Transfer RNA from a Microcaldota archaeon, 72 nucleotides, folded computationally. Its mean pLDDT, the model's own confidence on a scale to 100, is 83. NCBI's taxonomy places the organism under Archaea, Nanobdellati, Microcaldota.
RNA sequence: GGGCUCGUGGCUCAGUAGUAGAGCGCUCCCUUGGCAUGGGAGAGGCCGGGGGUGCGAUUCCCCCCGAGUCCA
Numbered sequence: 001g002g003g004c005u006c007g008u009g010g011c012u013c014a015g016u017a018g019u020a021g022a023g024c025g026c027u028c029c030c031u032u033g034g035c036a037u038g039g040g041a042g043a044g045g046c047c048g049g050g051g052g053u054g055c056g057a058u059u060c061c062c063c064c065c066g067a068g069u070c071c072a
Base pairs, nucleotide, nucleotide: 001071002070003069004068005067006066007065010024011023012022013021018055026042027041028040029039030038048064049063050062051061052060
């Protein structure tokens, strides 16, 4: 320098065009003499940044940034 994959709540990941979900974690409540387990409720992200297409973009296209990997 070039190719490919990835970038989504605190963490690990799903969602691949129609106004974003799960598990774990966190907060509160119930259960206990207390803790744990279990049950219920809730907070927390507008999807790495910018632009484009489109009625509409996390999803498609382009550029940039970052991570991984391969080639030189």